[in-house]
RNA sequence: CGAGCCGGCCGGGUGGCCGCGUCCGGGCCCCCCGUCCCCCGGGGCGGGUGGUGACCCGGCCGAGGAACGUCCGGACUCCACAGGGCGCGGUGCUGGGUAACACCCAGUCGGGGCGACCCGCAGGAAAGUGCCACAGAGAACAGACCGCCGAUGGCGGGCCGACGCCCGCACAGGCAAGGGUGAAACGGUGCGGUAAGAGCGCACCAGCACCCGGGGCGACCCGGGUGGCUAGGCAAACCCCACCGGGAGCAAGGCCGAACAGGGGGAGGGCGGCCCGCCCGCUGACCCCCGGGUGGGCCGCUGGAGCCGUCGGGCAACCGCCGGCCGAGAUGGAUGGCCACCGGCGCACCACGGUGCGUGCACAGAAUCCGGCGUACAGGCCGACUCGCCGC
Numbered sequence: 001c002g003a004g005c006c007g008g009c010c011g012g013g014u015g016g017c018c019g020c021g022u023c024c025g026g027g028c029c030c031c032c033c034g035u036c037c038c039c040c041g042g043g044g045c046g047g048g049u050g051g052u053g054a055c056c057c058g059g060c061c062g063a064g065g066a067a068c069g070u071c072c073g074g075a076c077u078c079c080a081c082a083g084g085g086c087g088c089g090g091u092g093c094u095g096g097g098u099a100a101c102a103c104c105c106a107g108u109c110g111g112g113g114c115g116a117c118c119c120g121c122a123g124g125a126a127a128g129u130g131c132c133a134c135a136g137a138g139a140a141c142a143g144a145c146c147g148c149c150g151a152u153g154g155c156g157g158g159c160c161g162a163c164g165c166c167c168g169c170a171c172a173g174g175c176a177a178g179g180g181u182g183a184a185a186c187g188g189u190g191c192g193g194u195a196a197g198a199g200c201g202c203a204c205c206a207g208c209a210c211c212c213g214g215g216g217c218g219a220c221c222c223g224g225g226u227g228g229c230u231a232g233g234c235a236a237a238c239c240c241c242a243c244c245g246g247g248a249g250c251a252a253g254g255c256c257g258a259a260c261a262g263g264g265g266g267a268g269g270g271c272g273g274c275c276c277g278c279c280c281g282c283u284g285a286c287c288c289c290c291g292g293g294u295g296g297g298c299c300g301c302u303g304g305a306g307c308c309g310u311c312g313g314g315c316a317a318c319c320g321c322c323g324g325c326c327g328a329g330a331u332g333g334a335u336g337g338c339c340a341c342c343g344g345c346g347c348a349c350c351a352c353g354g355u356g357c358g359u360g361c362a363c364a365g366a367a368u369c370c371g372g373c374g375u376a377c378a379g380g381c382c383g384a385c386u387c388g389c390c391g392c
Stems, first nucleotide, its partner, number of pairs: 001388004006383005012342007020062002023059005028053001029051002031048008064363001068374002071372005076249004088245005093107005108122001109120004123240002128238002130234003145179002147175003152172002154169006187205006206230001208227008253299004263290004269283005306325004311320003343361001344359006
């Protein structure tokens, strides 16, 4: 210098004018108390740790890194609930973090990359059941299309009179080496062996099961031995194993006010008929359904698993001590509009310092709160690392 990889961060700034929302203070208005005045109905002055806001003035603060999607996990609220089991749903390598998680950190294993590094729904298929498209002879109790063989039986022929030997055929039969199909064909290579072949025998290699030694908390790793020659894939199919899980959600839930016919039906409960239950009758409130009405206000509501900084523990995620700080709360839903300068971006010119013109300029916007994940994003900053080339 070029190419790449990972992490962290910002995502317009300043000023002026006008406007909006919460809260606070003051005014105005209303109410209460005291006192004074007069023409007896009001007025003036003072006080209130009284009220109100559709009014006026002033002050503080006022969207995001994703406020988004609403996909997980919690807090909170109401309802339900003895315990356990069954069922259903979820999670799924190990250890740690956390309020919790499907998240994060550190590792293990597998895969990709020369590398920095990246990716992985990563338990069990020798517990059982099921499935394996197309192609192919055969897809899991393997199988025989092409092919190989002619040992055994058969048929034909020859040497023959016979036993027997030889030649041919490939009918029965034997085989699975080679070809071919497929994502996958029941270990691989070699030697022996055979009629041809085959773990049929042997050597080496791969893989599996078991045992032993060593390292690690663990997943797992390293080394050695024995065994039988070999065990296919799918669990995002049922299933098995381990762990977790009540339901609904701030339109939760509570209070006040207004309106409507407590108008109709029902279950439980209570009382009676008959001692209990079934059954029958009656029944105020509570509960459910139908029907009818309203859809106004207040609380919940924003100070919290909070943010910033020093120090300490930990590889890290994260945790702890101390100090400091307060940073939205709308309810048809505020957080905006205009202008100037700076910055950015695009184009043109250039004396390489800039100049001119154009452009509001990424994605997007709170709604109970918090932790994650996922997705969108103009432009830019900082740091660590890798590979290639060149120079010293």